[in-house]
Context: one part of a larger RNA
RNA backbone atom coordinates (compact mmCIF):
# COMPACT_ATOMS: atom_id res chain seq x y z
C1' N A 1 0.00 0.00 0.00
C1' N A 2 -3.62 -3.63 -1.27
C1' N A 3 -7.76 -7.16 -0.29
C1' N A 4 -13.73 -11.54 -3.51
C1' N A 5 -12.15 -10.18 3.41
C1' N A 6 -13.40 -11.45 8.67
C1' N A 7 -14.81 -9.30 13.89
C1' N A 8 -15.32 -5.44 18.02
C1' N A 9 -17.95 -0.37 18.42
C1' N A 10 -20.83 2.99 15.25
C1' N A 11 -23.95 4.09 10.73
C1' N A 12 -27.47 9.78 7.24
C1' N A 13 -28.05 9.73 1.53
C1' N A 14 -26.37 8.75 -3.62
C1' N A 15 -23.60 6.94 -7.85
C1' N A 16 -20.51 2.67 -9.86
C1' N A 17 -18.65 -2.22 -8.86
C1' N A 18 -18.62 -6.55 -6.08
C1' N A 19 -21.00 -10.66 -3.20
C1' N A 20 -19.38 -19.45 -1.06
C1' N A 21 -12.43 -17.75 -0.81
C1' N A 22 -14.86 -23.63 2.80
C1' N A 23 -17.73 -29.38 1.30
C1' N A 24 -16.18 -30.72 -7.40
C1' N A 25 -20.73 -32.05 -0.10
C1' N A 26 -25.99 -33.82 -0.12
C1' N A 27 -30.65 -31.47 -2.44
C1' N A 28 -37.27 -30.27 -1.16
C1' N A 29 -39.76 -27.20 -5.46
C1' N A 30 -40.42 -23.63 -9.61
C1' N A 31 -38.16 -22.33 -13.87
C1' N A 32 -33.20 -22.61 -17.14
C1' N A 33 -34.57 -25.50 -25.05
C1' N A 34 -37.23 -25.17 -28.27
C1' N A 35 -39.17 -23.90 -32.51
C1' N A 36 -41.69 -24.90 -37.50
C1' N A 37 -49.16 -26.38 -40.13
C1' N A 38 -45.82 -21.93 -45.74
C1' N A 39 -42.74 -30.12 -44.91
C1' N A 40 -47.10 -34.40 -43.25
C1' N A 41 -50.88 -38.05 -41.78
C1' N A 42 -54.25 -36.30 -39.22
C1' N A 43 -58.13 -34.08 -35.01
C1' N A 44 -57.22 -34.73 -28.28
C1' N A 45 -58.45 -28.98 -25.92
C1' N A 46 -60.14 -23.93 -27.21
C1' N A 47 -63.00 -20.67 -30.85
C1' N A 48 -65.96 -20.31 -35.57
C1' N A 49 -69.37 -21.57 -39.36
C1' N A 50 -72.83 -25.23 -41.01
C1' N A 51 -76.68 -29.42 -40.34
C1' N A 52 -80.00 -32.18 -37.20
C1' N A 53 -83.96 -32.46 -33.21
C1' N A 54 -86.60 -29.10 -30.29
C1' N A 55 -91.53 -23.21 -29.55
C1' N A 56 -87.26 -21.93 -26.69
C1' N A 57 -83.29 -22.80 -23.77
C1' N A 58 -80.19 -26.54 -25.18
C1' N A 59 -78.25 -31.50 -26.86
C1' N A 60 -75.84 -33.75 -30.87
C1' N A 61 -73.10 -34.16 -35.07
C1' N A 62 -69.50 -32.27 -39.16
C1' N A 63 -61.86 -30.94 -39.80
C1' N A 64 -66.02 -27.10 -43.13
C1' N A 65 -62.57 -22.43 -40.82
C1' N A 66 -59.09 -20.35 -37.01
C1' N A 67 -55.33 -22.76 -34.87
C1' N A 68 -53.61 -27.39 -32.92
C1' N A 69 -52.61 -31.64 -28.14
C1' N A 70 -49.62 -36.29 -29.18
C1' N A 71 -46.94 -38.02 -33.61
C1' N A 72 -43.62 -38.68 -38.35
C1' N A 73 -40.13 -34.96 -40.70
C1' N A 74 -36.60 -30.68 -40.51
C1' N A 75 -33.47 -27.17 -38.15
C1' N A 76 -31.53 -26.28 -32.86
C1' N A 77 -30.01 -28.85 -28.72
C1' N A 78 -21.97 -29.55 -29.42
C1' N A 79 -24.12 -21.89 -28.80
C1' N A 80 -25.23 -19.39 -24.39
C1' N A 81 -24.81 -20.68 -18.53
C1' N A 82 -21.58 -22.60 -14.17
C1' N A 83 -17.42 -24.60 -11.95
C1' N A 84 -11.58 -25.20 -11.30
C1' N A 85 -11.85 -31.55 -9.16
C1' N A 86 -8.39 -33.50 -12.64
C1' N A 87 -3.52 -31.87 -15.76
C1' N A 88 3.59 -29.82 -14.90
C1' N A 89 1.61 -31.15 -20.36
C1' N A 90 -2.92 -34.72 -26.07
C1' N A 91 -2.49 -27.72 -21.36
C1' N A 92 -1.69 -22.70 -22.14
C1' N A 93 1.53 -18.30 -24.16
C1' N A 94 4.48 -16.35 -28.19
C1' N A 95 5.79 -17.91 -33.28
C1' N A 96 5.51 -20.64 -37.80
C1' N A 97 3.73 -24.86 -40.37
C1' N A 98 -0.38 -28.00 -43.01
C1' N A 99 2.37 -29.99 -50.26
C1' N A 100 -1.06 -34.16 -43.98
C1' N A 101 -6.74 -31.79 -43.15
C1' N A 102 -12.45 -31.05 -42.13
C1' N A 103 -16.45 -27.45 -42.40
C1' N A 104 -23.91 -27.51 -41.23
C1' N A 105 -25.94 -22.75 -41.42
C1' N A 106 -23.78 -17.58 -44.52
C1' N A 107 -21.83 -15.25 -49.20
C1' N A 108 -20.02 -15.83 -54.94
C1' N A 109 -20.37 -18.39 -59.50
C1' N A 110 -21.79 -22.52 -62.96
C1' N A 111 -25.56 -26.82 -63.52
C1' N A 112 -29.13 -29.63 -62.70
C1' N A 113 -34.05 -31.41 -60.19
C1' N A 114 -37.18 -36.95 -65.42
C1' N A 115 -39.47 -41.43 -63.54
C1' N A 116 -40.44 -45.23 -59.76
C1' N A 117 -41.48 -48.51 -55.45
C1' N A 118 -42.02 -50.48 -50.51
C1' N A 119 -42.38 -49.06 -45.81
C1' N A 120 -43.53 -47.00 -40.37
C1' N A 121 -45.22 -43.59 -36.56
C1' N A 122 -50.16 -41.70 -35.66
C1' N A 123 -55.08 -43.23 -35.74
C1' N A 124 -57.79 -47.81 -34.72
C1' N A 125 -58.43 -53.10 -32.25
C1' N A 126 -56.45 -56.64 -29.17
C1' N A 127 -53.18 -58.02 -25.06
C1' N A 128 -49.34 -57.49 -20.49
C1' N A 129 -48.21 -54.56 -16.30
C1' N A 130 -49.38 -51.29 -9.45
C1' N A 131 -46.33 -47.96 -12.54
C1' N A 132 -42.71 -47.01 -15.94
C1' N A 133 -43.52 -48.48 -20.28
C1' N A 134 -44.07 -52.99 -23.71
C1' N A 135 -45.65 -56.57 -27.37
C1' N A 136 -49.54 -57.94 -31.35
C1' N A 137 -52.94 -56.99 -35.45
C1' N A 138 -55.15 -54.19 -39.71
C1' N A 139 -54.41 -49.52 -42.26
C1' N A 140 -51.94 -44.52 -44.00
C1' N A 141 -48.99 -39.80 -45.25
C1' N A 142 -44.58 -37.17 -46.12
C1' N A 143 -39.23 -31.65 -47.86
C1' N A 144 -39.03 -39.96 -43.99
C1' N A 145 -36.39 -44.32 -46.55
C1' N A 146 -34.69 -46.90 -51.27
C1' N A 147 -33.92 -48.20 -56.32
C1' N A 148 -33.42 -46.65 -62.00
C1' N A 149 -32.52 -42.70 -65.08
C1' N A 150 -29.14 -37.84 -66.49
C1' N A 151 -24.82 -35.60 -64.76
C1' N A 152 -18.88 -33.22 -63.90
C1' N A 153 -13.82 -28.81 -63.01
C1' N A 154 -16.12 -35.15 -57.91
C1' N A 155 -13.53 -39.57 -56.48
C1' N A 156 -10.49 -44.12 -58.18
C1' N A 157 -7.62 -46.22 -62.15
C1' N A 158 -4.80 -45.60 -66.92
C1' N A 159 -1.81 -42.28 -69.80
C1' N A 160 -0.10 -37.41 -72.25
C1' N A 161 1.69 -32.57 -71.76
C1' N A 162 2.97 -27.49 -69.16
C1' N A 163 4.48 -24.54 -65.13
C1' N A 164 6.53 -24.34 -60.12
C1' N A 165 8.31 -25.70 -55.85
C1' N A 166 10.77 -27.20 -50.23
C1' N A 167 12.32 -34.41 -50.40
C1' N A 168 7.93 -36.59 -50.03
C1' N A 169 5.47 -33.55 -54.09
C1' N A 170 1.66 -29.30 -55.49
C1' N A 171 -0.63 -26.62 -59.33
C1' N A 172 -2.99 -26.52 -63.73
C1' N A 173 -4.63 -28.84 -69.23
C1' N A 174 -6.25 -33.39 -73.01
C1' N A 175 -7.94 -38.53 -73.85
C1' N A 176 -10.17 -42.97 -72.11
C1' N A 177 -12.69 -46.24 -68.28
C1' N A 178 -15.52 -46.98 -63.81
C1' N A 179 -19.08 -45.06 -59.93
C1' N A 180 -21.79 -41.21 -57.33
C1' N A 181 -27.58 -36.61 -57.25
C1' N A 182 -31.93 -34.59 -55.93
C1' N A 183 -38.02 -32.54 -52.60
C1' N A 184 -41.31 -30.20 -52.92
C1' N A 185 -44.11 -26.19 -50.67
C1' N A 186 -46.80 -21.38 -50.15
C1' N A 187 -49.54 -18.02 -54.00
C1' N A 188 -54.99 -16.88 -59.00
C1' N A 189 -50.26 -15.88 -60.99
C1' N A 190 -45.56 -12.94 -61.16
C1' N A 191 -43.01 -14.65 -57.95
C1' N A 192 -40.78 -16.48 -53.35
C1' N A 193 -38.88 -19.88 -49.67
C1' N A 194 -36.36 -24.28 -49.82
C1' N A 195 -33.57 -29.56 -52.80
C1' N A 196 -28.70 -31.35 -55.51
C1' N A 197 -23.53 -31.37 -57.73
C1' N A 198 -19.32 -28.56 -57.78
C1' N A 199 -15.57 -24.72 -57.03
C1' N A 200 -14.38 -20.14 -54.40
C1' N A 201 -14.69 -17.25 -50.29
C1' N A 202 -15.53 -15.96 -45.18
C1' N A 203 -16.40 -17.55 -39.84
C1' N A 204 -14.81 -21.95 -37.41
C1' N A 205 -11.52 -25.88 -35.98
C1' N A 206 -8.19 -30.52 -36.63
C1' N A 207 -3.03 -31.92 -36.20
C1' N A 208 1.85 -30.88 -36.18
C1' N A 209 7.20 -28.24 -35.07
C1' N A 210 10.13 -24.79 -32.20
C1' N A 211 11.35 -21.03 -27.91
C1' N A 212 8.75 -19.90 -22.72
C1' N A 213 6.13 -22.23 -18.40
C1' N A 214 6.35 -24.33 -9.87
C1' N A 215 9.01 -26.98 -5.60
C1' N A 216 12.20 -31.68 -4.74
C1' N A 217 18.51 -34.91 -6.11
C1' N A 218 17.12 -36.13 1.60
C1' N A 219 14.13 -38.98 -5.97
C1' N A 220 19.78 -41.30 -10.73
C1' N A 221 18.87 -43.88 -13.83
C1' N A 222 13.83 -45.08 -16.54
C1' N A 223 11.42 -47.39 -20.59
C1' N A 224 8.69 -53.83 -24.48
C1' N A 225 4.58 -50.84 -28.42
C1' N A 226 9.51 -48.99 -25.36
C1' N A 227 12.63 -46.21 -29.96
C1' N A 228 13.26 -46.77 -35.44
C1' N A 229 11.85 -49.58 -40.34
C1' N A 230 8.68 -51.49 -44.45
C1' N A 231 3.79 -53.08 -45.12
C1' N A 232 -1.52 -53.22 -43.89
C1' N A 233 -5.48 -51.68 -40.62
C1' N A 234 -8.29 -46.80 -38.93
C1' N A 235 -9.00 -41.66 -39.20
C1' N A 236 -11.72 -35.82 -42.21
C1' N A 237 -6.21 -35.82 -41.95
C1' N A 238 -0.25 -36.93 -40.33
C1' N A 239 1.74 -40.53 -36.46
C1' N A 240 3.22 -47.08 -33.03
C1' N A 241 -2.81 -44.27 -33.95
C1' N A 242 -3.41 -50.00 -34.19
C1' N A 243 -1.58 -54.92 -35.92
C1' N A 244 1.69 -58.85 -37.69
C1' N A 245 7.25 -59.57 -38.98
C1' N A 246 12.30 -57.30 -38.68
C1' N A 247 16.20 -54.73 -35.76
C1' N A 248 17.89 -53.18 -30.70
C1' N A 249 17.12 -49.22 -29.99
C1' N A 250 15.24 -44.31 -26.97
C1' N A 251 14.95 -41.08 -22.95
C1' N A 252 18.64 -39.12 -18.51
C1' N A 253 23.35 -33.77 -14.32
C1' N A 254 21.29 -28.85 -20.35
C1' N A 255 17.85 -33.55 -14.80
C1' N A 256 15.36 -38.40 -17.32
C1' N A 257 12.07 -41.05 -13.96
C1' N A 258 9.25 -40.46 -9.61
C1' N A 259 7.16 -37.71 -5.34
C1' N A 260 4.37 -32.70 -4.00
C1' N A 261 1.85 -28.71 -5.10
C1' N A 262 -1.04 -26.18 -9.51
C1' N A 263 -6.07 -25.21 -14.40
C1' N A 264 -3.02 -21.62 -18.28
C1' N A 265 -2.92 -16.15 -19.82
C1' N A 266 -4.29 -10.87 -20.94
C1' N A 267 -4.37 -8.80 -16.77
C1' N A 268 -4.32 -7.20 -10.87
C1' N A 269 -1.18 -5.54 -6.22
C1' N A 270 3.85 -3.61 -4.19
C1' N A 271 8.32 -1.72 -5.97
C1' N A 272 11.86 4.25 -8.55
C1' N A 273 13.09 0.69 -11.35
C1' N A 274 15.14 -4.95 -11.70
C1' N A 275 11.86 -8.03 -9.32
C1' N A 276 8.33 -10.16 -6.54
C1' N A 277 3.66 -11.79 -5.26
C1' N A 278 -1.18 -12.73 -7.12
C1' N A 279 -4.87 -15.40 -10.91
C1' N A 280 -11.70 -12.59 -7.37
C1' N A 281 -15.12 -9.77 -11.15
C1' N A 282 -14.27 -8.98 -17.13
C1' N A 283 -12.27 -11.03 -21.93
C1' N A 284 -9.09 -15.58 -24.42
C1' N A 285 -8.26 -20.61 -24.36
C1' N A 286 -8.49 -25.88 -21.38
C1' N A 287 -10.92 -29.32 -18.57
C1' N A 288 -14.96 -31.16 -16.20
C1' N A 289 -20.95 -32.15 -15.38
C1' N A 290 -22.84 -37.97 -9.25
C1' N A 291 -18.01 -41.46 -9.84
C1' N A 292 -15.71 -44.76 -13.78
C1' N A 293 -16.11 -46.51 -19.01
C1' N A 294 -17.59 -46.45 -23.92
C1' N A 295 -19.99 -45.66 -28.55
C1' N A 296 -24.27 -43.39 -31.00
C1' N A 297 -26.63 -39.60 -33.94
C1' N A 298 -24.51 -35.62 -36.33
C1' N A 299 -20.94 -30.64 -40.34
C1' N A 300 -19.72 -30.72 -35.26
C1' N A 301 -19.98 -34.26 -28.94
C1' N A 302 -17.56 -39.33 -27.66
C1' N A 303 -22.77 -34.70 -25.62
C1' N A 304 -24.02 -30.41 -18.15
C1' N A 305 -30.87 -30.02 -18.51
C1' N A 306 -28.83 -37.34 -24.52
C1' N A 307 -28.28 -43.02 -24.63
C1' N A 308 -25.61 -47.68 -23.18
C1' N A 309 -22.84 -50.58 -18.81
C1' N A 310 -20.15 -51.05 -13.84
C1' N A 311 -20.29 -48.49 -8.78
C1' N A 312 -22.32 -45.40 -4.59
C1' N A 313 -26.56 -42.88 -2.85
C1' N A 314 -31.53 -40.87 -2.91
C1' N A 315 -36.83 -41.76 -4.01
C1' N A 316 -41.49 -45.18 -5.39
C1' N A 317 -43.15 -49.97 -5.13
C1' N A 318 -48.85 -54.51 -5.83
C1' N A 319 -41.57 -56.91 -4.12
C1' N A 320 -42.49 -58.73 -10.26
C1' N A 321 -40.04 -53.81 -10.88
C1' N A 322 -38.94 -48.74 -11.90
C1' N A 323 -37.19 -43.37 -11.52
C1' N A 324 -32.82 -39.52 -10.18
C1' N A 325 -28.13 -36.21 -11.10
C1' N A 326 -28.32 -27.56 -9.64
C1' N A 327 -20.01 -27.72 -10.71
C1' N A 328 -27.67 -23.26 -14.96
C1' N A 329 -30.90 -19.24 -12.10
C1' N A 330 -33.46 -19.32 -7.27
C1' N A 331 -33.97 -21.77 -2.76
C1' N A 332 -32.81 -25.87 1.58
C1' N A 333 -29.25 -28.36 4.52
C1' N A 334 -24.18 -29.07 5.92
C1' N A 335 -19.50 -26.85 6.20
C1' N A 336 -17.24 -22.58 7.62
C1' N A 337 -15.01 -16.28 11.03
C1' N A 338 -17.84 -15.52 5.92
C1' N A 339 -20.90 -14.51 1.32
C1' N A 340 -27.60 -11.82 -1.31
C1' N A 341 -34.58 -12.67 -3.63
C1' N A 342 -37.71 -19.56 -3.92
C1' N A 343 -38.02 -11.38 -7.42
C1' N A 344 -39.78 -8.26 -12.49
C1' N A 345 -39.49 -7.86 -18.32
C1' N A 346 -38.37 -10.12 -23.09
C1' N A 347 -38.69 -2.83 -23.31
C1' N A 348 -33.26 -2.68 -25.45
C1' N A 349 -28.70 -6.07 -27.19
C1' N A 350 -28.16 -11.26 -28.61
C1' N A 351 -29.29 -16.41 -29.79
C1' N A 352 -32.82 -20.85 -31.91
C1' N A 353 -36.41 -21.72 -34.76
C1' N A 354 -40.21 -19.53 -38.84
C1' N A 355 -41.50 -16.56 -45.49
C1' N A 356 -43.21 -13.11 -41.73
C1' N A 357 -46.54 -12.34 -37.69
C1' N A 358 -44.39 -14.47 -33.50
C1' N A 359 -42.12 -18.10 -29.93
C1' N A 360 -39.09 -19.67 -26.03
C1' N A 361 -34.56 -17.41 -23.84
C1' N A 362 -33.07 -17.42 -14.78
C1' N A 363 -28.54 -15.23 -22.02
C1' N A 364 -29.19 -10.31 -21.16
C1' N A 365 -31.62 -6.15 -19.15
C1' N A 366 -33.17 -4.44 -14.36
C1' N A 367 -35.19 -4.40 -9.25
C1' N A 368 -34.13 -6.38 -4.33
C1' N A 369 -30.38 -7.53 0.11
C1' N A 370 -25.24 -6.21 2.17
C1' N A 371 -20.67 0.87 4.93
C1' N A 372 -17.83 -5.17 1.27
C1' N A 373 -15.12 -1.31 -1.91
C1' N A 374 -14.12 2.87 -4.56
C1' N A 375 -16.46 7.66 -5.49
C1' N A 376 -19.27 12.13 -4.58
C1' N A 377 -22.57 14.95 -0.99
C1' N A 378 -24.18 16.27 3.86
C1' N A 379 -25.00 16.51 9.32
C1' N A 380 -25.30 23.74 8.33
C1' N A 381 -23.14 29.45 7.30
C1' N A 382 -22.06 34.27 9.20
C1' N A 383 -21.76 37.75 13.82
C1' N A 384 -21.69 37.18 19.08
C1' N A 385 -16.96 38.20 25.22
C1' N A 386 -20.58 39.91 31.17
C1' N A 387 -14.09 35.79 28.00
C1' N A 388 -21.18 33.96 31.98
C1' N A 389 -22.38 28.87 34.55
C1' N A 390 -21.46 24.27 35.92
C1' N A 391 -16.94 20.40 34.95
C1' N A 392 -11.57 19.76 35.26
C1' N A 393 -6.79 21.78 36.78
C1' N A 394 -3.14 25.37 39.88
C1' N A 395 1.54 27.67 43.35
C1' N A 396 -6.28 28.15 45.31
C1' N A 397 -9.23 36.14 48.36
C1' N A 398 -7.25 34.77 42.82
C1' N A 399 -6.19 32.51 37.51
C1' N A 400 -6.11 28.82 33.30
C1' N A 401 -8.80 25.45 30.10
C1' N A 402 -13.24 23.43 27.40
C1' N A 403 -14.64 28.54 24.87
C1' N A 404 -17.02 32.00 19.84
C1' N A 405 -17.81 26.73 21.67
C1' N A 406 -22.86 28.01 24.03
C1' N A 407 -27.06 31.06 24.65
C1' N A 408 -28.11 35.46 21.64
C1' N A 409 -29.12 37.83 16.67
C1' N A 410 -28.91 37.39 11.05
C1' N A 411 -28.52 34.19 6.58
C1' N A 412 -29.27 29.64 4.00
C1' N A 413 -32.16 24.77 2.67
C1' N A 414 -27.80 20.89 -0.16
C1' N A 415 -30.10 16.43 2.04
C1' N A 416 -34.32 14.05 4.21
C1' N A 417 -39.64 13.94 4.76
C1' N A 418 -44.74 16.39 2.11
C1' N A 419 -46.84 18.26 -2.87
C1' N A 420 -46.59 18.95 -8.51
C1' N A 421 -44.41 18.25 -13.22
C1' N A 422 -41.77 14.18 -15.84
C1' N A 423 -37.93 12.32 -19.46
C1' N A 424 -34.62 9.02 -22.22
C1' N A 425 -33.29 4.03 -23.27
C1' N A 426 -37.52 3.10 -30.00
C1' N A 427 -34.18 1.83 -33.72
C1' N A 428 -38.03 -0.14 -36.57
C1' N A 429 -41.13 -4.92 -37.96
C1' N A 430 -45.64 -6.43 -40.31
C1' N A 431 -47.72 -3.01 -43.94
C1' N A 432 -48.37 1.35 -46.79
C1' N A 433 -46.40 4.84 -50.26
C1' N A 434 -42.59 6.81 -53.12
C1' N A 435 -37.41 6.64 -55.63
C1' N A 436 -33.60 3.70 -58.04
C1' N A 437 -32.86 -1.27 -60.70
C1' N A 438 -33.11 -6.13 -65.86
C1' N A 439 -34.29 -9.24 -61.33
C1' N A 440 -32.55 -10.31 -56.62
C1' N A 441 -33.06 -5.64 -54.02
C1' N A 442 -31.54 -1.21 -51.95
C1' N A 443 -32.83 3.77 -49.58
C1' N A 444 -36.70 7.49 -48.28
C1' N A 445 -41.58 8.72 -45.54
C1' N A 446 -45.21 7.17 -42.64
C1' N A 447 -46.38 3.31 -39.25
C1' N A 448 -47.46 -0.95 -32.98
C1' N A 449 -44.49 -2.04 -28.68
C1' N A 450 -41.08 0.20 -22.12
C1' N A 451 -40.10 -4.49 -17.13
C1' N A 452 -37.55 -0.76 -14.98
C1' N A 453 -40.78 3.79 -13.57
C1' N A 454 -44.09 7.79 -12.53
C1' N A 455 -37.66 6.07 -11.62
C1' N A 456 -34.19 9.88 -12.75
C1' N A 457 -34.51 14.81 -13.27
C1' N A 458 -37.17 19.14 -12.27
C1' N A 459 -40.24 22.85 -9.52
C1' N A 460 -42.58 24.60 -4.94
C1' N A 461 -43.48 25.52 0.30
C1' N A 462 -41.86 25.36 5.28
C1' N A 463 -38.00 24.94 9.36
C1' N A 464 -31.29 24.35 11.52
C1' N A 465 -34.75 21.32 10.91
C1' N A 466 -33.44 14.84 9.74
C1' N A 467 -28.05 13.02 10.59
C1' N A 468 -20.79 11.38 14.30
C1' N A 469 -18.54 8.07 15.49
C1' N A 470 -13.95 5.34 16.22
C1' N A 471 -8.87 4.61 17.79
C1' N A 472 -5.23 6.43 20.29
C1' N A 473 -2.02 10.21 23.86
C1' N A 474 5.98 6.37 27.79
C1' N A 475 9.70 6.13 22.87
C1' N A 476 9.24 4.68 17.75
C1' N A 477 4.24 8.40 16.52
C1' N A 478 0.48 13.52 16.13
C1' N A 479 -1.18 14.35 21.33
C1' N A 480 -1.05 15.48 29.58
C1' N A 481 -3.01 16.07 33.50
C1' N A 482 -5.90 14.64 37.92
C1' N A 483 -8.35 10.61 40.72
C1' N A 484 -7.97 5.19 41.62
C1' N A 485 -4.63 0.56 41.90
C1' N A 486 -0.50 -1.09 44.50
C1' N A 487 4.32 -6.81 40.30
C1' N A 488 -2.56 -6.78 42.06
C1' N A 489 -5.79 -5.91 38.35
C1' N A 490 -4.25 -5.01 33.87
C1' N A 491 -1.72 -3.18 29.38
C1' N A 492 1.92 -4.62 25.37
C1' N A 493 3.60 -4.32 17.55
C1' N A 494 9.15 -4.25 19.58
C1' N A 495 11.62 -1.85 23.57
C1' N A 496 9.04 -2.74 27.76
C1' N A 497 5.10 -0.22 31.94
C1' N A 498 2.93 -2.34 37.31
C1' N A 499 5.91 -3.59 43.83
C1' N A 500 2.43 3.97 47.31
C1' N A 501 2.89 10.67 44.02
C1' N A 502 1.80 5.27 36.93
C1' N A 503 1.75 11.40 31.12
C1' N A 504 2.51 3.01 29.84
C1' N A 505 -3.07 -0.35 34.12
C1' N A 506 -8.89 1.27 35.18
C1' N A 507 -11.98 6.47 35.36
C1' N A 508 -12.59 11.26 34.61
C1' N A 509 -10.98 16.23 32.01
C1' N A 510 -8.10 17.41 28.24
C1' N A 511 -5.73 16.76 23.30
C1' N A 512 -4.20 14.29 18.67
C1' N A 513 -5.74 11.05 14.17
C1' N A 514 -9.22 10.07 10.67
C1' N A 515 -13.81 10.34 9.76
C1' N A 516 -19.96 7.33 7.26
C1' N A 517 -16.47 5.14 9.25
C1' N A 518 -12.96 3.98 12.58
C1' N A 519 -9.96 0.10 14.97
C1' N A 520 -7.93 -5.01 15.39
C1' N A 521 -7.01 -9.49 12.79
C1' N A 522 -5.29 -12.91 8.33
C1' N A 523 -2.23 -12.49 3.63
C1' N A 524 0.96 -10.09 0.00
C1' N A 525 4.31 -6.48 -1.61
RNA sequence: GAUAAACGCUGGCGGCAGGCCUAACACAUGCAAGUCGAGGGGCAACGGGAGUAGCAAUACUUGCCGGCGACCGGCGCACGGGUGAGUAAGGCGGAUGUAAUUAACCUUUUACAGGGGGAUAGCCCUGAGAAAUCAGGAUUAAUACCGCAUAAUUAUUAUUGGUGGCAUCACUGGUAAUUUAAAGGAGCAAUCCGGUAAAAGACAGGCAUUCGUAUCAUUAGCCAGUUGGAGAGGUAACGGCUCACCAAAGCGACGAUGAUUAGGGGAUCCGAGAGGACAGUCCCCCACACCGGAACUGAGACACGGUCCGGACUCCUACGGGAGGCAGCAGUGAGGAAUAUUGGUCAAUGGUCGGAAGACUGAACCAGCCAUGCCGCGUGCAGGAAGAGAGCCCUAAGGGUUUUAAACUGCUUUUAAGCGGGAGCAAUAACAGGUAUGCGUACCUGGAUGAGCGUACCGCAGGAAUAAGCAUCGGCUAACUCCGUGCCAGCAGCCGCGGUAAUACGGAGGAUGCGAGCGUUAUCC
The part of an RNA shown here (small-subunit ribosomal RNA, 5' domain) has 525 nucleotides and comes from an uncultured bacterium.
RNAcentral holds the full RNA, with entries from ENA.
Its Rfam family is "Bacterial small subunit ribosomal RNA".